The RNA shown here (SAM riboswitch aptamer (S box leader)) has 111 nucleotides and comes from a Pseudomonadota bacterium.
The sequence was found by an Rfam model in a public genome assembly.
NCBI's taxonomy places the organism under Bacteria, Pseudomonadati, Pseudomonadota.
The model forms 89% of the base pairs in the Rfam consensus.
[in-house]
RNA sequence: UCCUUAUCGAGAGUGGCGGAGGGACGGGCCCUUUGAUGCCACAGCAACCGGUCACACAAACUACGUGACGCCCGGUGCUAAUUCCCGCAAGAAUCUCUUGAAAGAUAAGGA
Numbered sequence: 001u002c003c004u005u006a007u008c009g010a011g012a013g014u015g016g017c018g019g020a021g022g023g024a025c026g027g028g029c030c031c032u033u034u035g036a037u038g039c040c041a042c043a044g045c046a047a048c049c050g051g052u053c054a055c056a057c058a059a060a061c062u063a064c065g066u067g068a069c070g071c072c073c074g075g076u077g078c079u080a081a082u083u084c085c086c087g088c089a090a091g092a093a094u095c096u097c098u099u100g101a102a103a104g105a106u107a108a109g110g111a
Stems, first nucleotide, its partner, number of pairs: 001111008013042005021031003025087004043079003048075003051069005083103001088100005
């Protein structure tokens, strides 16, 4: 970088450095010198994987399945706005709304 699968209406910020852009892309809208983005420290959220526990299956163990935990331990992720909204398609009660897709993000597995 690509492929597959799952999830994306919930949740969670302070300090230091630094000094102008940022919210993936286009449009809108918004955040930002009352200091953005980024980096670092600490704190927190969450429960994807590992872990622990329970249940089911089973003669038993393992695997697979379901659920719980985050006190204790590990790998990530995340801590403005629904993935900020729209983008493509279909439908409807058509200034709009709903559903699905695409794109994107994250995790796990694979090439």